[in-house]
C1' cells in the first nucleotide's frame, strides 16, 4: 500500500487433454448511420511518385570606392526680363522693329558639406532553424567509461594595434550571344590582400637556438565598437570504449588491406585511414559469412506483475534532400533552397544552347479505404545581420477545414389520470406505450438581438487573434437525437409474414407452416452527438508457462552405447575473491507516470514540488553459498586378491532325429489333400515298408513367471580366443565423478551388390476350390529369398509405447546368484546381508486406467521432444546411398473439431446360466380346389376414408337396398337443418287444410281457425347484422381410448457409502422360485410401482332363504353367508429358504378360469367415435344444407382370414337318449287348423326359475341300405316355382320346393394352433338387426396323442467380454470413383523484368 473474474463449443452424458471464438481496452485510422454548442489536442501512414504559382535567408552605409535622389555652400550663370541703346523704317510732334548692353532673374554646369537609397567590394549569417524516414542490423541507436583532438559568436585574465605596397570588381569603353551570360582593354577604395618591424606567458626543440600578429570605425570630446596574439572557463564537436540491440542455420565455414608489425604520407586528432615492406595471421557453433525486415532512445498501448505489441504527435541521436559521386569556401558541410561532373525526368530555345530539384508553408495532379487554408501577423516567444534605430524569419502566434480524438454544456424543470386519442398485445376481462402527451405554471443554459468590452506589453511606443473571451440586458419552450441491439455467450420479448425459400451469422447454430435467431411491426435493453462494422495491438491464452506447463496411454524420451565441447559436483581446512550480499558517491536530460499543491467557472488542458527511471559505473566492506589456488581425508568412483554363475561374443570340430532326394529289396491300387472336393502322384509299380548313399537347415526332451547382453538380440555338444557382471577380503589410488549438443561405432527383418549354397519354407507366379465376383482365406506345385563369405542398406509396434545418474520414503511373497550364522561328517531346512527376476500391494501420485525400494512418489543433475486435426514426416532444398530409399523438413489451402480415460445403453455369425408350444415329441390344419369374406391391383362418372413385418388385411363395421354416406351426376337453398343474440317492420294463434309445376327437395297458390299478458314481451315467418355449419388438412401442435414386447419380471426411490464425475453399490454372489418369490451373505438399510394376495366364475361341505317344481312331505335347483388348502402332518435331503415321496382330502403344493398390463419402446394407431390448439372454405358454381338415382357389391389377377370337402372312423333313411349359456311387450309366440317346405291363419300364455324361442339339440346309441366309384361323395354353378321382410329385393337380401350337378381323390416350397377337459369333433344361444352369419362374442356335449431333452430356429431375463454403435448393426440414399468444363492454390519449366555478387569492355 498496490494487485489476478471469466464464458460457449468435441460427448448419449462424464472427466481429461486441446484448438477455435466471444465479454475488455487501445488507434495518426478508414466505412455507414446520424448529427446542437464549447475548450484542449491532432490531421498525407499509400507514390522518398510527378509540380505551376506566391512565399520560406538575410543582414550591416557606424568596413569601402561609387551612383542617384533631396536640402545647403561657393563659383558658373541659360530662357526671360524692367530699362538703355538703335545707323533702318516712319516722320509734324512722337515712335517702332531686328540687333546690342542689361539691374534682376536663377537654368545649367563644376567643387564642397549634409540626409537618403543600394547594384558592386568586403564581413557576419546562410552547417541553425524547417522537413522526411528512403538507406542503415552499424559503434546508426541507448547506457557506462575514456581522450591521441577541434572549436566562430560568448565570459574571464594578459599583452599589442608601428611603418610600407600591390592589386581586384563597382564603374568607362570595345567584342560575341535569342537568352542565360561570356570575355578583352583602362581607372579606384577598404576592416580585400601582400611585405617588412615589434615578440613576453606562445610554437618547434633536451638546449642553444629559431619561427609567428593586426584594421580600422563612429564621435567636438569623454570614450565607445572592432582588430591581433596567449591562456583559461563555457557550451558544442570529432575520435575510442565494455554491455545491450530482429527473423532466418532448408545460409556452415567467411577474410588479401585481410590479421598485425616496421617505416612513410595523411589528419583537429588515434587508427590499414592509406601506401611500401615484412610475418600469416584474423572471425566464426556464446552462430562468423549470407538471406530476409527494420531508423534507435525518452517513451507509448496493453497487462496484477513478468511480459507482449509499437515508435504517429512532443523532446533527443542518426541518416536523407529527385539518382549517383566529387571536391571548393569555412571554425563548422562534402552543404535541402551553394559549386562541379553523370544517369532519368520536365521546361524554354532564334536549335547554336540554357533551365529547374515542395521529404520547407499553402496549395495541385496521381495512386489510395484515406488525410485540411494558394489565410493573420511578427503583437508575444525564439534565431539572423546592425552601435542602434530598424530589416528578415511559412520558425513561432493565431485564425480557418474535418465529431479524428479527450473533456464539458445542452435539447427544458415542476405539476398534470378521464391512466385520453392513436399504435401494439389479449384468455375480449384486459394489459401496455404511460405521467408519457395534451393542459397548468416555472426557467432561459446553448443559439439570436442589443449594449457594454479585457488580460495577454516588459518599456515610453507597439495586440494578428479581435470587437473575440467575459459581462449586462431582451424575447422566447424557443434552436437541438439518434445508433446498435432482444436464442445461449449477453443487458433486453411478443405479433404478422415467410417456409431449408428469402435470409441471419462473432462462436455454438437459426429457417422444411405455430420460428423470442429471417423480414416488418410494437414493447423493451445498452450507450448517446453519437452508434456500430471492419483492419490492426495487447489482454483473457497457464495456448512457449523466467514468473507459469509437460512427454506409460491425450502431441511428446533420441533404436543402443563410447564420448569431445558445455552444464552439474562428496567431506575437512587455509588463502584469496570479477560471482554473491550490502554502504557511500556519479549518472540515468526534459516531458511522460505516480502522489501531493496550485491555475483556466468545472473536467480535458496546463503549472509547481516531491517520488519514480527497477540501469551502469566508481570507491569501501562482508566471506556464509559459489569460483580460483594450496594442503588433507575415504563414504562416491576406481583398482587389487579369492570366489561364483550364464543360450555374452567370435572361430574350428563333432553328433543324433527329422526331412528330401537317389539306387536296391518287399509289396499292389490306390495316394494326398479338404468342411466337401478337383487341380496334383501312381501300373513306365505310387503311398506303405526295409536297406544303403548323399544333402542341406534347424538343435525336441532339459526349458522356467529361469538366465546373459547397452540394445539388436543370444539355445545340441566340445575345443580355443574374449568381453560384460554378483559376492567376500577391506590391500592400493585419493573425486580420478554425473550427463552428454557435435562426432564415433553397433543396430532384427526386409532389401541391394559379388561369389558360393539351396533340405525345408515360401513374397511373385501357375493350376484347383469356394463365392454374385473372389487378383483373398483352403488345397496342389512353386521362383527369387531363407542358409554361408564379403560389402552395403540404418529402417521398426527397435515397446516397459516409460532417456540415464544419485539419494530418500511401510511391507508381504516367489524365483535365480554369492555370502555369513546356526547345525551336521557333508548337504537340507530355519535365519539373515548383497545383487538381479516376477507378483500383490501402506503412503503417495495419476483424468482416469493404473503406478506403487525395478516409482509413473518425494527431490537433484543432464540431455532429448512436444504445442489442435488434416494437407504431411509430403514439396522444395541440403547430406548419405548401387539403386529401394532414409535423415533433415515447410507452406498455401481446408476443418470446430481431431484425441485420452472410464461410464450408461445398444449390438456381436463372443462366453456363461435360464425361461417360453421356441424347437423337439405329438394331434390337428394353412400353402392345391369351389365358395364366403377382407386387402392390393386394375377399372370407373364414383368405386368415399383409414389401417401395411410381428403389432393391416371377417380390421374401424356388433351386421352399405333407401337412409347409413363421408364418394359420383343432377335438381334446389344461403342467419342456412338445428344453437345464441341484437336491430327493424310485419303477423299475432302458434297450428291445420289445400291448388299447380316437379323425380323429389323445393317452389307457388287458395283456405280455415283463434287473441297469451295490466305492460314489458313472449310466439312466428321476413330483412340485416352478430354468427352458424364443415366425415375439410395436419394422430409429426395435443387430450383420451388403444396396439404391442408381456402377466415378460422387471423399473425405480429416499437416507447412507464409493467415486473429481458421467456413475456405481441397494438391484451383485450362492441356494431356491411361475416370480427382484424366498433364504444366505454382503456397503448398505428401507421403501415405492409390477409379482403375489385382496375380487369374480368353478370344483367339495355347512347354514339360511325358497318365486318355482311337486298333491303334501321332501329334495334336484337357486341365491346368500360361512368352512376348506395353510407345504398344515409324517419321513428324507438341505445352514435356512425351500425341494421330493407320502397320508388324509371332493381338492395338494399359486386346484383350473378370469379381471388386474410395472417405468418405458415403437414421432406405432386414432382429428372419421368423442374432445380440441391451429390452418382452410363459406354473400354466390360453399369443402356447409336438402333431395333423386348411381356407388361402396365393378373383375385379367396377386394375397391374407374362413367355410364346405375331396370320403365308409364315411353317406342316406328310420328310430332313440342327453344339455348349457342365454333372449323375449312396436317382442318371444304355444296349442289347434292350412302347405312337400319356407311359411300363413290363429291368438292362450309370458315384463318371464311360472309362458314362449325351445319336444331345447347335434355328434351319440339301434336298424336298414351305398362298396371304393368322381360315387348314393362332394356340392359349385344354372333354370324354373315360391315364401318373408321392408316405401321399395333390377343393380343388390335371406329362406324353402324341383331340376342341374363344376372343381376336388389329402395338397410343392413353406407355414399355423394346440400340454388337459386342452387339440379335435358336435350342436345350441346372443349382440347388431325390418330384413340379411361360413364372422364375431359366448355355451355346453363327445373326448385324445405327446414331452427324450434345451444342440439347433425365434423371443426373453440375468452375469460378463470387445466396440471407432449411440437416429445405437439396419438397409437403402447421398458422398467417395472415371471423364470433361469452370475457378483458386501448390509445384516444375520457358521468357520477361528487378535486386545482389563475379567477370569483362567503354
Nucleotide at each position: 500500500u498496490a494487485a489476478g473474474a471469466g464464458a460457449g463449443u468435441u460427448u448419449g452424458a462424464u472427466u481429461c487433454u486441446g484448438g477455435c471464438u466471444c465479454a475488455g481496452g487501445a488507434u495518426g485510422a478508414a466505412c455507414g448511420c446520424u448529427g446542437g454548442c464549447g475548450g484542449c489536442g491532432u490531421g498525407g501512414a499509400u507514390a522518398a511518385g510527378g509540380c505551376a504559382u506566391g512565399c520560406a535567408a538575410g543582414u550591416c552605409g557606424a568596413a569601402c570606392g561609387a551612383a542617384c535622389c533631396a536640402u545647403c555652400c561657393a563659383u558658373u550663370g541659360a530662357a526671360g526680363a524692367a530699362g538703355u541703346u538703335g545707323a533702318g523704317a516712319u516722320u509734324a510732334c512722337a515712335u517702332c522693329a531686328a540687333g546690342g548692353c542689361g539691374a534682376c532673374g536663377g537654368a545649367u554646369a563644376c567643387g564642397g558639406a549634409u540626409g537618403g537609397u543600394u547594384a558592386g567590394u568586403g564581413g557576419c549569417g546562410a552547417a541553425c532553424g524547417a522537413g522526411u524516414u528512403a538507406g542503415u542490423a552499424a559503434c546508426a541507436c541507448c547506457u557506462u567509461g575514456g581522450u591521441a583532438c577541434a572549436u566562430a559568436c560568448c565570459c574571464g585574465g594578459a599583452a599589442g594595434u608601428c611603418g610600407g605596397g600591390c592589386a581586384c570588381a563597382a564603374c568607362g569603353g570595345g567584342u560575341c550571344g535569342a537568352a542565360a551570360g561570356a570575355u578583352c582593354c583602362g581607372c579606384u577604395a577598404a576592416u580585400u590582400c601582400c611585405c617588412g618591424a615589434u615578440a613576453g606567458u606562445g610554437c618547434a626543440g633536451c638546449a642553444a637556438u629559431g619561427c609567428u600578429a593586426a584594421a580600422g570605425a563612429a564621435g567636438c570630446a569623454a570614450u565607445u565598437c572592432g582588430c591581433u596574439u596567449c591562456c583559461g572557463g563555457a557550451g558544442u564537436g570529432g575520435c575510442c570504449u565494455a554491455g545491450g540491440u530482429c527473423c532466418u542455420a532448408u545460409c556452415a565455414g567467411g577474410u588479401a588491406g585481410u590479421u598485425g608489425g616496421u617505416g612513410g604520407g595523411g589528419u583537429a586528432a588515434u587508427g590499414g585511414c592509406u601506401c611500401a615492406c615484412c610475418a600469416a595471421g584474423c572471425c566464426a557453433a556464446u552462430g562468423a559469412c549470407g538471406g530476409g525486415u527494420a531508423g534507435g532512445g525518452g517513451g507509448c498501448g496493453u497487462g496484477a506483475g513478468a511480459g507482449c505489441g509499437u515508435g504517429g504527435c512532443c523532446c533527443u541521436c542518426a541518416a536523407c534532400g529527385a539518382c549517383g559521386g566529387a571536391a571548393c569556401u569555412g571554425a563548422g558541410a562534402u552543404a535541402c533552397g551553394g559549386u562541379c561532373c553523370g544517369u532519368a525526368c520536365a521546361c524554354c530555345u532564334a536549335c547554336g544552347g540554357g533551365u529547374g530539384g515542395c521529404a520547407g508553408c499553402a496549395g495541385u495532379c496521381g495512386a489510395g479505404a484515406a488525410u485540411a487554408u494558394u489565410c493573420g501577423a511578427c503583437a508575444a516567444u525564439g534565431g539572423g545581420g546592425g552601435a542602434a534605430a530598424c530589416c528578415c524569419u511559412g520558425a513561432u502566434c493565431g485564425a480557418g477545414c474535418g465529431a479524428c480524438g479527450c473533456c464539458g454544456c445542452g435539447u427544458g424543470c415542476a405539476g398534470g389520470a378521464a391512466g385520453a386519442a392513436g399504435g401494439c398485445c389479449u384468455u375480449c376481462g384486459g394489459g401496455u406505450u404511460g405521467u408519457a402527451a395534451a393542459c397548468u405554471g416555472c426557467u432561459u443554459u446553448u443559439g439570436c438581438c442589443a449594449g457594454g468590452g479585457a488580460a495577454g506589453a516588459a518599456u515610453u511606443u507597439u495586440g494578428a487573434c479581435g470587437g473575440u473571451a467575459c459581462c449586462u440586458g431582451g424575447a422566447g419552450a424557443a434552436u437541438a437525437a439518434g445508433g446498435g441491439g432482444u436464442u445461449g455467450c449477453u443487458a433486453a420479448c411478443u405479433c404478422u409474414g415467410u417456409g431449408c425459400c428469402a435470409g441471419c451469422a462473432g462462436c455454438a447454430g437459426c429457417g422444411g407452416u405455430a420460428a423470442u435467431a429471417c423480414a416488418g411491426a410494437g414493447a423493451c435493453c445498452c450507450c448517446g452527438a453519437g452508434c456500430g462494422u471492419u483492419a490492426u495491438c495487447c489482454g483473457g491464452a497457464a495456448u512457449u508457462a523466467c514468473u507459469g506447463g509437460g512427454c506409460g496411454u491425450a502431441a511428446a524420451g533420441g533404436g543402443c552405447g563410447a564420448g569431445u565441447a558445455g552444464c552439474c559436483g562428496g567431506u575437512c581446512g587455509u588463502g584469496u575473491u570479477a560471482g554473491u550480499u550490502u554502504g557511500a558517491u556519479g549518472u540515468c536530460a526534459a516531458a511522460c507516470c505516480u502522489u501531493g499543491g496550485g491555475g483556466c467557472c468545472c473536467a480535458a488542458c496546463c503549472c509547481c514540488a516531491a517520488g519514480c527511471c527497477u540501469g551502469c559505473a566508481u570507491c569501501g566492506a562482508a566471506a556464509a553459498c559459489g569460483g580460483c589456488a594450496c594442503g588433507g581425508c575415504u563414504a562416491g568412483a576406481g583398482u587389487c586378491g579369492g570366489u561364483g554363475a550364464g543360450a555374452g561374443g567370435c572361430g574350428g570340430a563333432c553328433g543324433g532325429a527329422a526331412c528330401g532326394u537317389a539306387c536296391g529289396g518287399u509289396g499292389u491300387a490306390g495316394g494326398g489333400g479338404u468342411g466337401a472336393a478337383a487341380u496334383c502322384c501312381a501300373c513306365u509299380g505310387a503311398u506303405a515298408u526295409c536297406g544303403u548313399a548323399c544333402g542341406g537347415a534347424a538343435c525336441a526332451c532339459c526349458a522356467a513367471a529361469a538366465g546373459c547382453g547397452a540394445a539388436g538380440g543370444c539355445a545340441g555338444u566340445c575345443c580355443g580366443c574374449u568381453a560384460g557382471c554378483g559376492c567376500c577380503g577391506c590391500a592400493c589410488u585419493g573425486a580420478c565423478g554425473g550427463u552428454c549438443a557435435a562426432u564415433c561405432g553397433c543396430g532384427a527383418a526386409a532389401g541391394c551388390g559379388u561369389g558360393g549354397g539351396g533340405a525345408u519354407c515360401a513374397a511373385a507366379a501357375a493350376g484347383g476350390a469356394u463365392u454374385a465376383g473372389a487378383u483373398a482365406c483352403c488345397c496342389u506345385u512353386g521362383u527369387a529369398g531363407u542358409c554361408c563369405a564379403c560389402g552395403c542398406c540404418c529402417u521398426a509396434a527397435a515397446c516397459g509405447u516409460u532417456g540415464c545418474c544419485a539419494a530418500c520414503u511401510g511391507g508381504c511373497u516367489a524365483u535365480c546368484g554369492g555370502g555369513a550364522g546356526c547345525a551336521u561328517c557333508g548337504a537340507c531346512c530355519c535365519u539373515u546381508c548383497c545383487g538381479g527376476u516376477g507378483g500383490c500391494g501402506a503412503a503417495g501420485c495419476u483424468a482416469a486406467c493404473g503406478c506403487g525400494u525395478u516409482a509413473a512418489g518425494u527431490u537433484g543433475g543432464u540431455c532429448g521432444c512436444c504445442u489442435g486435426g488434416g494437407a504431411a514426416g509430403u514439396a522444395c532444398g541440403a547430406g548419405c546411398g548401387c539403386a529401394a530409399g532414409c535423415u533433415u523438413a515447410a507452406a498455401a489451402c481446408u476443418c470446430a473439431a481431431a484425441g485420452a480415460a472410464a461410464u450408461a445403453g445398444g449390438c456381436g455369425g463372443g462366453a456363461c446360466u435360464u425361461c417360453g408350444c421356441a424347437c423337439a415329441a405329438g394331434c390337428a390344419g394353412u400353402g392345391g380346389a369351389u365358395c364366403a369374406u377382407g386387402c392390393g391391383g386394375u377399372u370407373c362418372a364414383a368405386u368415399u376414408c383409414g389401417a401395411c413385418u410381428c403389432u393391416a388385411a371377417c380390421c374401424g363395421a356388433g351386421g352399405a337396398a333407401c337412409c347409413u354416406c363421408a364418394c359420383c351426376a343432377g335438381g334446389g337453398c344461403u342467419u342456412g337443418a338445428a344453437a345464441u343474440c341484437c336491430a327493424g317492420a310485419c303477423g299475432u294463434a302458434a297450428u291445420c287444410c289445400u291448388u299447380c309445376c316437379g323425380a323429389a327437395a323445393g317452389g307457388u297458390u287458395g283456405g280455415a281457425c283463434c287473441c297469451c299478458g295490466a305492460a314489458a314481451g313472449g310466439c312466428g315467418g321476413c330483412u340485416g347484422g352478430a354468427c352458424a355449419g364443415g366425415u375439410g388438412c395436419u394422430g409429426c401442435a395435443c387430450g383420451g381410448c388403444u396396439g404391442u414386447c408381456g402377466u415378460c419380471a422387471g423399473c425405480u426411490c429416499g437416507u447412507c457409502a464409493c467415486g473429481u464425475g458421467a456413475g456405481u453399490g441397494g438391484u451383485c454372489u450362492c441356494c431356491u422360485u411361475a416370480a427382484g418369490u424366498g433364504g444366505a451373505u454382503c456397503a448398505a438399510c428401507g421403501a415405492g410401482c409390477g409379482c403375489a394376495a385382496c375380487c369374480c366364475c368353478u370344483a367339495c361341505g355347512a347354514u339360511g332363504u325358497g318365486u318355482u317344481a311337486u298333491a303334501u312331505g321332501u329334495g334336484u335347483c337357486a341365491c346368500a353367508u360361512c368352512g376348506g388348502a395353510c407345504u398344515g402332518c409324517u419321513g428324507c435331503g438341505g445352514u435356512a429358504a425351500c425341494g421330493c415321496a407320502g397320508a388324509g382330502g371332493a381338492a395338494g403344493g399359486u386346484g383350473g378360469g378370469g379381471a388386474u398390463g410395472a417405468c418405458g419402446u415403437c414421432a406405432a394407431g386414432u382429428c372419421a367415435g368423442c374432445g380440441u390448439g391451429g390452418c382452410c372454405c363459406u354473400u354466390u358454381g360453399a369443402u356447409g344444407c336438402c333431395c333423386u338415382g348411381g356407388g361402396c357389391u365393378a373383375c385379367a389377377c396377386g394375397c391374407a382370414u374362413g367355410a364346405u370337402a375331396c370320403a365308409a372312423u364315411g353317406g342316406a333313411u328310420g328310430u332313440u337318449a342327453c344339455a348349457a349359456c342365454g333372449g323375449g311387450u312396436u317382442g318371444c309366440c304355444a296349442a289347434g287348423c292350412c302347405g312337400c317346405g319356407a311359411g300363413g291363419c290363429g291368438g292362450a300364455g309370458c315384463u318371464a326359475a311360472u309362458c314362449c324361442c325351445a319336444u331345447c339339440a347335434a355328434a351319440g346309441g339301434c336298424a336298414u341300405c351305398c362298396u371304393c366309384a368322381g360315387u348314393u361323395c362332394g356340392g359349385a354353378u344354372a333354370g324354373g316355382a315360391g315364401g318373408c321382410u321392408g316405401c321399395a329385393a333390377c343393380u343388390u337380401g335371406c329362406c324353402u320346393c324341383c331340376u342341374u350337378g363344376a372343381a376336388g381323390c389329402u395338397g410343392g416350397a413353406a407355414u399355423u394352433g394346440c400340454u388337459a377337459g386342452u387339440a379335435a369333433u358336435c350342436g345350441c344361444g346372443g349382440a347388431u338387426c325390418a330384413g340379411c352369419a361360413u364372422g364375431c362374442c359366448g355355451c355346453g356335449g363327445u373326448g385324445a396323442a405327446u414331452a427324450c431333452g434345451u444342440u439347433c430356429u425365434c423371443g426373453a431375463a440375468g452375469u460378463u467380454u470387445g466396440c471407432a454403435c449411440u437416429c445405437a448393426c439396419a438397409a437403402u440414399g447421398a458422398a467417395a470413383g472415371c471423364g470433361c468444363c469452370c475457378g483458386g492454390c501448390a509445384g516444375g519449366u520457358g521468357g520477361c523484368g528487378c535486386u545482389u555478387c563475379c567477370a569483362g569492355a567503354c
Model confidence (mean pLDDT): 82 of 100. A computed fold for a 1402-nucleotide RNA from a soil metagenome, annotated as small-subunit ribosomal RNA. The sequence is in RNAcentral, with records from MGnify.